This is a predicted structure of a 107-nucleotide RNA (Glycine riboswitch aptamer) from Acetanaerobacterium elongatum. Its Rfam family is "Glycine riboswitch aptamer". Rfam's curators write: This family represents the bacterial glycine riboswitch. The RNAcentral record of the sequence draws on Rfam. The source organism's lineage runs through Bacteria, Bacillati, Clostridia, Oscillospiraceae and Acetanaerobacterium.
[in-house]
RNA sequence: CCGGGCUCCUCUGGAGAGUUCCAUCAUGGACGCCGAAGGUGUAAGUCGCUUUAGUGCCGCUGGCUUUAAAACGACGAUCUCUCAGGCAAAAGGACAGAGCGGUUUAU
Numbered sequence: 001c002c003g004g005g006c007u008c009c010u011c012u013g014g015a016g017a018g019u020u021c022c023a024u025c026a027u028g029g030a031c032g033c034c035g036a037a038g039g040u041g042u043a044a045g046u047c048g049c050u051u052u053a054g055u056g057c058c059g060c061u062g063g064c065u066u067u068a069a070a071a072c073g074a075c076g077a078u079c080u081c082u083c084a085g086g087c088a089a090a091a092g093g094a095c096a097g098a099g100c101g102g103u104u105u106a107u
Base pairs, nucleotide, nucleotide: 003105004104005103006102007101009099010098011097012096013095018031020030021029022028023027032087033086034085038083039081041079045075046074047073048072050070051069052068053067054066056064057063058062
């Protein structure tokens, strides 16, 4: 420097669910629903630590290395819960593409 990962900002695309009732004057309440801000719990799995058993090595009452199992802990989805949020439009919106940057990094 290029490429890759992550990411601020900008642009573009972006789903679902009430044409319910009562009050009210843009909200509140009741009931019914949605899952793609965020959050909860977790799957496959990954990592760490401890113990047990085995492999190999050594300076051999021990130590190192590696494999498997078990316990514990952490991470982990578009799954799950619907806490939050949402159910005209607007706003928001996971995620994706593009642009300008930032950061990080094997070779």
The prediction has a mean pLDDT of 80.